Order: sequence, then C1' cells, then structure tokens
RNA sequence: UUUUCCGGCCAGACGAUCGCGGGAGAAAUCCUGAGGAAAGUCCGGGCUCCACAGGGCAGGUCGCCAGGUAACUCCUGGGAGCAGCGCCCGCGAGGUCGCUGUUACAGACAGUAUCACAGAAAAGAACCGCCGAUGGCCGCGCGCGAGCGCGGAUCAGGCAAGGGUGAAAAGGUGGAGUAAGAGCCCACCGCGACGACGGUAACGUCGUCGGCUUCGAGAAACCUCGGCUGGAGCAAGGCCAAAUAAGCAGUGAGAGCCGGCCCGGCUCGAUCAAGACACUGCGGGUAGGCUGCUCGAGGGUGCGGGUGACCGCACUCCCAGAUGAAUGAUCGUCCGGCGAGCAAUCGCCGACAGAACCCGGCUUAUCGGCCGGAACCUACG
RNA sequence: GGUCGCGUAGCUCAGCUGGUUAGAGCGCUGCUUUCACACAGCAGAGGUCCGGGGUUCGAGUCCCUGCGCGACCA
Repeated sequence: UUUUCCGGCCAGACGAUCGCGGGAGAAAUCCUGAGGAAAGUCCGGGCUCCACAGGGCAGGUCGCCAGGUAACUCCUGGGAGCAGCGCCCGCGAGGUCGCUGUUACAGACAGUAUCACAGAAAAGAACCGCCGAUGGCCGCGCGCGAGCGCGGAUCAGGCAAGGGUGAAAAGGUGGAGUAAGAGCCCACCGCGACGACGGUAACGUCGUCGGCUUCGAGAAACCUCGGCUGGAGCAAGGCCAAAUAAGCAGUGAGAGCCGGCCCGGCUCGAUCAAGACACUGCGGGUAGGCUGCUCGAGGGUGCGGGUGACCGCACUCCCAGAUGAAUGAUCGUCCGGCGAGCAAUCGCCGACAGAACCCGGCUUAUCGGCCGGAACCUACG
Repeated sequence: GGUCGCGUAGCUCAGCUGGUUAGAGCGCUGCUUUCACACAGCAGAGGUCCGGGGUUCGAGUCCCUGCGCGACCA
C1' cells in the first nucleotide's frame, strides 16, 4: 500500500428567503420540529381496563453455567461440543497446545412411535463369507474286537475378521489367542460409573472400577423433567355531545363478569304485573370534540466501582406530539459521486427510509465515508 | 395504529404422523372424428411448492427470518 473479515461512529455541511405543525406571549416576535433503523410487529416491560389477578388443570413458551437488567427468545463473561488451519507426541486408533469460526447446548436405561429405497438384518442382526475343534455321516487304513488314525462333504452347528448395501451396521487401534473368530483376554484410545481435589457453577484434573445387560440416530416426533406465564390492548381506558329505532334470542329469581375449563370470587337485583313488564345478549345506529400525550428504566459531561454487560454519585440540558395527519421548496458557497471536454469548466445526482402511547432488545433494508482490530499477499528497508 | 389468516400447474383446490419420479378438475397443445366448428375419444406438455437460511440421511410438510395478499377491531 492492496484485499477480505470483525467491531464502533457519521448519515452531506453552512447561510439567506418563503411556507407548514407545536409551544410561549396582549402583540411585535421568540423557541422548537424524524431515525439508526421511526420498518417488520418477532420478543420483553411500563401504562390502562377487566377484581389490588387468587388456586388447579389445559395451553403456550424457554432450556450449558454465572452475572447484568424493570424484564426478555436480549446482552456480558465463562464452560463444553463441532469444523478448519498450524506445531508437537503416538506403530496406530487418537491426543495435547495455539489461533479462527460456529452451536435452539436439559433428558434417547420413563414410555410410545419413526428410520423410505437399497440391504440378510434398521435394533435383542447373519446374505456372501470364514471354520470343521465338538456330535453325527461317507470313504480308506490299522486292530481279534471295543475302537483308533487319516481324508472328504458340511447335516447338526460355531463365528462376526473380511466383502457387499446404506445417511447410519451393534465401540476403535495394536497385540495375544483360536478350528475359525470375537471385550474372550491384555495394553492404549474413546465412553460410562464412583471417589478425591480445584472451581460460586457449568465443568476440569487425577485415581479406581466397568465391560455391548449404560452403548445406532433423531426430542426444530409425541413426550419427560425443570423454570416462566391470568386476558386484552391507547381503535386500551376516562369525560362531553350525539345516538340508543325495528327485529331476534334468553331469564322470571336470578342475571352478568373474571374472553379455554373447573374451583373460588365480585357486581347488580326481585317478592308476582306473565305482558303491552324488567333485565341481559345479539342486531342495528352514532363515529364529532377533549383527555390519555409525552420529563422519561431520558440525554450529555466528569469522577468512582466492575474483566465486561452494567451500576453508583455529582453537575448540567429539555430534545416532535400531528389526527387525512406538519417536518418542505428555492437560491448561494462548499463536500462526495457519475458523465462530457485537451483544459478551464459545464451538466446531473445525494443510500435505506420516514414518528403516531412510551421504552429495552432482536431481525431486516442501507450510497458513501471515518476510526480501531485481525488475517493474507506484494514491494521496499 | 393493533390483532389474526393465507400463499402448491394459466385458474380452483388436494397432499394424512417428513420418504422414493408432488396429484385432481377446468383450461392448453397435438392427433382422430367432421365439408368446417363444437361435443366426444386418444396422447402429451406445463411446478425455482412465495424468497432465503437452519434441523434431518432426506423438507411442499418441522423451526427461524423476509416478501406479497386478505380479513377483523373504536
């Protein structure tokens, strides 16, 4: 210097004129006016109403550990697994260490179900193959004989090394052993259990033991275990105005509500008038204004604590509140990009997008630039 | 603004608890039939299962995310 990746930040700048929304003021006038995502509505909370939201079931959701937080499917730190690269060790299976990336990362000895095709077999395996030790069969030889020896076939059988199928084949490597073989045995590797030590914990290290009767896979299959979870949403909710008609249904002392069910609870209400009444629901009608509404888990600076997310203290600032919905246009100077031109210069363009009760996250969209870090390559010293 | 649902052939829809080359009706194309057309018969074509990613041996189906469309709520 280039390329790639990761993290953070900015989001064209300044001025003038005209206009629009909001606030202050008697007026002149002054102050203020989109975002990092305002988006998707995927999570979590505040707030409001239903009862100051109670118990159980169902349902939903989450799932290594610890911390942060109002809370979280978020963030930070740590652990473990997986993948890649590099060094080293080992005959080998494999292992230690370092760096980078990544993980919806509880449980598959609670139970149920699934594993297409291929293959003998997809979970209590035997097709090809290997064997002929054991029992039987056949042949030959020996023996007076019971029988013995050799050879053959592989009937009963033994085996799971090798081949083949498959995404996946019943722990792996090396040896010993055998008729052939095999955790059958031994050593190591892996796995599991127990104990000790270290760590808040996940987990790690060491030791002992176990052997396919813990041992295929998948829980983003049902499920089990543990945690959390009442419902609805500002078109919530409150007030005023307007409207509350016709019709349908239910109840007659009970009705309605707690928007899945049960319990439990709350609110309203009658003593007979049977309908032409009362209450409730549906239906239809009204759909204009005020409020909720923006000072808040708020921003900035400094100091302190913490590895960090974040927290504490002090000072300081006020920073949109529209409701068919403001946040714009023009001009000038500069900045960046593209095009034309020999040049001076001229022309065009300025990413994604746009508040609607408010916050914290996640995800997605995004021109160009700045800062920091990492890796690789090239050149020079 | 908020809450739900849907997306499979040109159109309307199936696809059950993941499984081998995703089906049906209408439509379309070719042939037969007819003087010609329709009807009818035979044959055939046509699918990035809305896009992307993940789980799995394997995804239209399960999970996450985005896009498009529709309905409802004072």